The prediction has a mean pLDDT of 85. A computed fold for a 1473-nucleotide RNA from a Sphingobacteriaceae bacterium, annotated as small-subunit ribosomal RNA. Taxonomically the source falls in Sphingobacteriaceae (Bacteria, Bacteroidota, Sphingobacteriia, Sphingobacteriales). Its Rfam family is "Bacterial small subunit ribosomal RNA". Its family is annotated with structural constituent of ribosome and ribosome in the Gene Ontology.
[in-house]
RNA sequence: AGAGUUUGAUCCUGGCUCAGGAUGAACGCUGGCGGCGUGCCUAACACAUGCAAGUCGAACGGUCUAUUACGGUAGACAGUGGCGCACGGGUGAGUAACACGUAGCUAACCUGCCUCAAAGAGGGGGAUAACCUUGCGAAAGCAGGGCUAAUACCGCAUAAGCUCCCGAACAGUAGAGGUUUGAGAGAAAAGGUGAGCCGCUUUGAGAUGGGGCUGCGGUCCAUCAGCUAGUUGGUGUGGUAAAGGCGCACCAAGGCGACGACGGAUAGGGGACCUGAGAGGGUGACCCCCCACACUGGGACUGAGACACGGCCCAGACUCCUACGGGAGGCAGCAGUGAGGAAUAUUGGUCAAUGGGCGCAAGCCUGAACCAGCGACGCCGCGUGGGUGACGAAGGCCUUCGGGUCGUAAAGCCCUUUUCUGCGUGACGAGUGAGGACGGUAGCGCAGGAAGAAGUGUCGGCUAACUACGUGCCAGCAGCCGCGGUAAAACGUAGGACGCGAGCGUUAUCCGGAGUUACUGGGCGUAAAGCGCGUGCAGGCGGACGUGUAAGUCGGUUAUGAAAUCUCUCGGCUAAACUGGGAUAGGUUGACCGAGACUGCCCGUCUAGAGUGAGACAGAGGGACACGGAAUUCCGGGUGUAGUGGUGAAAUGCGUAGAUAUCCGGAGGAACACCAGUGGCGAAGGCGGUGUUCUGGGUCUCAACUGACGCUGAGGCGCGAAAGCGUGGGUAGCGAACGGGAUUAGAAACCCCGGUAGUCCACGCCGUAAACGAUGCACACUCAGGGUUCGUGCGCCGACAGGCGUGUGAGUCCUAAAGCAAACGCGAUAAGUGUGCCGCCUGGGGAGUACGGUCGCAAGGCUAAAACUCAAAGGAAUUGACGGGGGCCCGCACAAGCAGCGGAGCGUGUGGUUUAAUUCGAGGCUACGCGAAGAACCUUACCCGGGUUUGACAUAUCAGUAGUAGCGAAGCGAAAGCGGAGCGAUCCUUCGGGAAGCUGAAACAGGUGCUGCAUGGCUGUCGUCAGCUCGUGCCGUGAGGUGUUCGGUUAAGUCCGCAAACGAGCGCAACCCUCGGGGUUAGUUACAAGUGUCUAACCCGACUGCCCGUGACAAACGGGAGGAAGGUGGGGAUGAUGUCAAGUCAGCAUGGCCUUUAUAUCCGGGGCUACACACACGCUACAAUGGUCAGUACAAUGGGAAGCGAGACUGUGAGGUGGAGCGAAUCCUGAAAGCUGGUCACAGUUCGGAUUGUAGGCUGCAACUCGCCUACAUGAAGUCGGAGUUGCUAGUAACCGCGCGUCAGCACAGUGCGGUGAAUACGUUCCCGGGCCUUGUACACACCGCCCGUCACGUCAUGGGAGUUGGUCAUGCCUGAAGUCGGGAAGCUAACCGCGAGGGGGCUACCGCCGAAGGCAGGGCCGAUGACUGGGACGAAGUCGUAACAAGGUAGCUGUACCGGAAGGUGCGGCUG
Repeated sequence: AGAGUUUGAUCCUGGCUCAGGAUGAACGCUGGCGGCGUGCCUAACACAUGCAAGUCGAACGGUCUAUUACGGUAGACAGUGGCGCACGGGUGAGUAACACGUAGCUAACCUGCCUCAAAGAGGGGGAUAACCUUGCGAAAGCAGGGCUAAUACCGCAUAAGCUCCCGAACAGUAGAGGUUUGAGAGAAAAGGUGAGCCGCUUUGAGAUGGGGCUGCGGUCCAUCAGCUAGUUGGUGUGGUAAAGGCGCACCAAGGCGACGACGGAUAGGGGACCUGAGAGGGUGACCCCCCACACUGGGACUGAGACACGGCCCAGACUCCUACGGGAGGCAGCAGUGAGGAAUAUUGGUCAAUGGGCGCAAGCCUGAACCAGCGACGCCGCGUGGGUGACGAAGGCCUUCGGGUCGUAAAGCCCUUUUCUGCGUGACGAGUGAGGACGGUAGCGCAGGAAGAAGUGUCGGCUAACUACGUGCCAGCAGCCGCGGUAAAACGUAGGACGCGAGCGUUAUCCGGAGUUACUGGGCGUAAAGCGCGUGCAGGCGGACGUGUAAGUCGGUUAUGAAAUCUCUCGGCUAAACUGGGAUAGGUUGACCGAGACUGCCCGUCUAGAGUGAGACAGAGGGACACGGAAUUCCGGGUGUAGUGGUGAAAUGCGUAGAUAUCCGGAGGAACACCAGUGGCGAAGGCGGUGUUCUGGGUCUCAACUGACGCUGAGGCGCGAAAGCGUGGGUAGCGAACGGGAUUAGAAACCCCGGUAGUCCACGCCGUAAACGAUGCACACUCAGGGUUCGUGCGCCGACAGGCGUGUGAGUCCUAAAGCAAACGCGAUAAGUGUGCCGCCUGGGGAGUACGGUCGCAAGGCUAAAACUCAAAGGAAUUGACGGGGGCCCGCACAAGCAGCGGAGCGUGUGGUUUAAUUCGAGGCUACGCGAAGAACCUUACCCGGGUUUGACAUAUCAGUAGUAGCGAAGCGAAAGCGGAGCGAUCCUUCGGGAAGCUGAAACAGGUGCUGCAUGGCUGUCGUCAGCUCGUGCCGUGAGGUGUUCGGUUAAGUCCGCAAACGAGCGCAACCCUCGGGGUUAGUUACAAGUGUCUAACCCGACUGCCCGUGACAAACGGGAGGAAGGUGGGGAUGAUGUCAAGUCAGCAUGGCCUUUAUAUCCGGGGCUACACACACGCUACAAUGGUCAGUACAAUGGGAAGCGAGACUGUGAGGUGGAGCGAAUCCUGAAAGCUGGUCACAGUUCGGAUUGUAGGCUGCAACUCGCCUACAUGAAGUCGGAGUUGCUAGUAACCGCGCGUCAGCACAGUGCGGUGAAUACGUUCCCGGGCCUUGUACACACCGCCCGUCACGUCAUGGGAGUUGGUCAUGCCUGAAGUCGGGAAGCUAACCGCGAGGGGGCUACCGCCGAAGGCAGGGCCGAUGACUGGGACGAAGUCGUAACAAGGUAGCUGUACCGGAAGGUGCGGCUG
C1' cells in the first nucleotide's frame, strides 16, 4: 500500500466482499511448564447456609468466673454512655440532568475526628436502664410496680474577639449581609487515669471533606412545532447551613421555542480503552475520579455528616414461621444455590504486610486487603532435544515404469539435561525483640534418563501451498466471485505442501481499508443529485479611503488540566510481560500583559457596485373593449342525377323523401394562412389577424442626482402548460368514453363511419409535466473567426429611403484555442478559472409506496420510511451480431426460358410400425441411390441354438514334453467341436544341448462395448465467397482505431488515385493438369507402304501487345484489326482467418471408463430383404417429334490371364459346345438416338409395362426365406400431374446409347465416355444467400436474442382490518398509610418559677394541609394478536398474450383523464432521451 466482483472487451460511476488490528468473549479440535493479569456482558431474577462493623471496663452501675497472703488481683459479659456504623465493599436500574467534564463564583454556606492559637471547666438538682418483682404472649416481644450510677439529662453562676438588636465611620459593589467601632441583651463545660497523659466547653485560624450557583462542552428522532398556572416576575412571609417559587399569600401577565422549546427513544458521565497517518469513528469490562441506587414506592428520625446496602416507620409484591391471634425477611458485600444463558471461578487461608474502626495501650474487629484454588480467557517467556548420519533403508504416495517424493527425515553412532522425576538445602517480604497466611513456595545443590510433552487451519482466484482416488447438479463446499451434471488442484479421503504453533480455526462485535457522509477530503448536462418560476423576512456573505476600538486573530507570562494510562528515559524481577523513579505531552480552558495587518464594531468621507433622472428605441410582454376576412359545418333556395364517401382493399355511413358536385343567400362557433426567420418579448408557464385604451419589464446614449442603499435567500407569499373539478353560459370543427364497420387466431388497438364529456367564455379550485439547456442565482476573469436581431459613435457614398466600412453596447446562433471532462462533449450564453449564498445526492429493488401529518370539493398533491431481497443496478464509448433501417454491389437468387419433381407403377434410401432380431451410424440447408465401389452362406457388428476359455491373433517368462511338431481313420454331431487308431518330420551344435513346436501355469490377449461433449487424423458447410491478419508508426486513458475507409475500377482487398500511414503475410490471380491452333522429332499400331489421319515427347502461341474512343495525362472500360483462340479462351486440381462442442471412437489411431467361462471367440440356422402407412432420390411411362417391323450409317473413354474370348455349330431366346487370337494403338466388345421404307390413327390402344402363371438359362457348396436373365402367357395404375418445388446461361440443358469400378452372381445407383444438340437473360423492384460502407440497439448463448404485465402454485416479510389483548404516560374525581409542618380548649407530665394553689414548658390522643398507593373514568403514545383483505419480494423447465429494445413492425417517453383479461389503448398538452 491494496485486491476480487457489473462487460464479448473498455473507461467511469457505484455498491458488495476480502487481506490488518482489537475483545471481560463463546464454540470446535488439541493441550507440557512458568510469570503477570483477568473471569455473570444475560434475570437491578429469586435466594438455603456461613461470614462481611464493631470497639471502649482508662465514662457508669452491676453480673459471672478464676485466684487470693480475704486487703485484693485477673478475666469475661448483658445494659447505660461515647465513638464508629454517612468509610471501606457492590451494582448501573434510573438519569439527556448543573448528572458528568472543564473553567469560574459563593459578598449566599457547613465541616466530627486532626493541627495551631486564645480563654475556661464554679456550684447544684432530678431521673432512668441494668437488677428485683407482677402480668400478657405460641413466638417476636410488651406492659405495670420498686431500687441505682455516670463523661447520660437539667437549672444557676461567670464569659469574650461568639450570637441578636439599635447606631456611627471606612473600603467596596450593579446591588449587597465586608472591615472597624459604641450601647444593650443572650448563650458554656466532665470527667477518667498507673500522674506521663487522655478527654470536656467557648472562640478564632488552618487543613480536609462537602452544599449551592454560573459559562462552555459531549446522543438520536421535526413522521415531536408549538410548550407553560407555581407557569415568568414582583412584594411579603415561611423554610434551610445557605441564594432561590424551594413553599405559601397577594399582585402583575409574563416565560421558553427553528441557535430546536415541548414530546418520544436510547444512555450512568469522565480519566481512559480499541482503531486510524491524522482528522475522526467505536467503546466506557478490569484500575482511578464523580454520580445514582440498595426488594418496589413513600417518609422522616438520629447525627458534624444520611433521608442511611448489612438503621427505623408505612404501603405493595414475594418468601418463610405460626398455637391463625400474630410475627420475620431483603447477597446490586465475600463465597455459594437455583434460574436465565453461547457463557463467566472456591460455601479456601490469613490479618504476616498495606489500609480502616474503636481503644492510653495491650489488643479486638476487618470476605477492605494480602495470598492460595479453578479456567490457554488474555499478554509474555521456555520446552517437546542437539550433532552426525545415503544403501538416499523399509513403508506410504505419485509415476511417462526410467524414476520422483516424504527425506538427514528415520534407524544407527556421539552428546546435552532447560523442563521432568527423586533426594537435600532453603529465602527476601519483618521497620523493633518475638511474630510469615503465602510456603518447605521461589531459588540453589546432587542424582537419573532423550527420557514424560504437537497440534490446528488451509492448498480455484483474491492468498502462501498439488497430485491421486472416490463421488457424478448427488453427497456436499462457499467470505466474495463461484465449484459439483464421469477425467473436480473448489465436495470426501489419502500422500505431499503452505501458514501459525500450546495453540489453531470458527462465530459475534468495533475501527481500518471506505476519499463509501468527503472539516482535513466528494459530487449534482447524460451515472444518484438544480426546487417549475419569481418575490422576499430571518440568516450567511459583502466596494474604496481614513480615525478609533480590541470581540475574533496573533504573541508572551501565568494558573489549572488528580493519579494511573500513552511517549521518551533511568532503574527492579536472569530477560520479557509486569513494575518503580524522572521528564514530556494532553484543553475550542481561565487570568494578565502586548500587537493592530485582516475580519467584526463605532465614527467620518468617496463613487467604480446598486438606484434615480433626462433623451431615444425595439418587441406575438400582460389586461379590457371593438372590428375584419378566408375556411369548415349547418339552414333556405336554384341547377342537376346516381351515386358519394372512405381504404392497403373494403364495409359501416350518406343518397331517388334527390345526396356528392355547383351557384346564390343566411346562421353560428372556433382559429387567425401568407408575412414567419436556430426572428422577437417574458422570471417561468407561455405569447402570433387588426384597432383603441390601461399597464409591467428591457436596451442604448448623456453622466445631472443619492451615496453601498448590495448579492443570495431556509420558512413565508405569489405566478404556474395540458388534463381534471365546481357554478353558469357556449358548442362550428376536432374528439377520450361509447356504438358500428373492417383487420386478425383473437383485436377490448392501429384503419374507417359516427359520437358524448371536453376543447371556447366568466368566476372559483387544482398545483402537477421529459414544467428540459435534463445545466440554481449573482459578480469577476480567460486566444480567435463567422451569421443574425435591436441601439449608438465616427468616416465615406447617396435623391430623403438607405448602403458600405470601422468602433462600441445589449440579445441570439454556429465553428473553435487554452482549459475542463469517464467519454460524449462544453468552450465569454462554460460543463474553463475564482468568490458568495441557496437547493439537492449517497448501490438496485421494495417506493416516490405504507403509516402519520398537512393541503384539496374530489381526483389527488406535498412531506416520507421499514421489513424483506439482489451482486449488482447504471453512464459513455468499442468490436461484433441483428433490424419488417439506409446506400452500393454480386450469385441460375429472382426475372426470361428449357426440361423436370410433386399425381401412377416399380427400384432404392429414410421415418414409423412390426419382430426373437429386423445390428449400428447419418437428421434443415450441410441426413434420407448417405457410410455400402454392390447383405443368399461369408460379409455381420443383430437374434435363436450348440461349442471353446491363455483363447481365432501378439509378446515374453517359468515348468513339463521326444514317436515331439505336423497329418489324421472309426465313432457322436447340423456344423463347430469332442475323439483319437494310425502315419510321421525340420534347423543350429563345441554333441552337453539349444531353436521351433506342443502341454500346463501365471502375465496377458480380445471387445464393431461406452464417451466424436476427453482426442488425433480426415470430412461436410458458409464458399472459389473476397476476405482474414501482422510489424513498425500515428490517434485514443482504454477496449480499440488507422492501414483495410474514401473517389474510380475489377471476377477479385484486381488495379489506379488520394490519404498518418509505410510495408508485409495467409487468401485472389499466376505457376500445375487437360481440351482447342501450329512447329520439330519419333513411328509400335493403322493404312493405299511411305506417308503422318493418328499416337506422344518437346517447343511456339495471347501479353489489353497494336489502333480508335471514353476516363483524371491513372487504373480501367467500349469498339476494332490481326489470329485457331481476346480480354481469367473452356474444364479440372487448388478451399484464407474462422463458424457450426457440425460428422466420424463402426475405416484407422487414441486418453479414460466398462467387460474377462464373457460385452471375447467358433459354428448351424435366422435376421439386416418384415409392411396399414409417410417422406426423399430415381427408373419407366402416359404416346404419333411416337410404338412396332425391316434395312442402313457414324463414336469415344475403357477393361481383359482362375481373364477377355473371335469365326464356326446349336437353341425362339437367355445360353450352350468349342476354342483362333490377345498380358494387348496389334486380339476380344452389335453403339443408340439418327436415316430409309412399311404399318398403327388417338383408343387405356400394336401406348404402358406392373403383377401373376408356366417353362427354361447362368453363377454359386447352396437361389425356400432372398439373385439375375430368357421364352410363352397375363396386361394393373397411368391420358402430363394440387399447393408447392428442382436443375440448367453453350457444345450447356435436354435426348441417346457405350464403358468402367465393386463383383462368383446381382446396377433403374455411382463414375466416366462419346453422339444429336436448343431456348432465354428486359432488368435488379421483389424471394433466398453473400460482400462493403453507414445508422439504431436494452442483443453478446448475439433476433431461434432480449423482455413486460395479468392469472395459477409455493415460501417469506409487510400495510389495512370488525376487534381482542398488553405496556407506558399524564389528566379528572374518590379513598387516603407512614410522616414532617400547623393546630391541639381534652388527657398525661421528674428537673425551672411559686410556701401553696398553680404557672411555664414538654408529651399524647385528636384535627387540618400535603401525601405513597389503591379505586373509578375518559384519553395520548407504543407493541402483540385478528376472520378477511391490499400490494411486494423470491422461487430450472405452468397459462394468456407481445407492451418495450431495430422505424420493435402504430417512434418512444411523459403529466393528466377515461377505458380494457393482461401487458396496455385512446384523448389533450409537452419532451427528443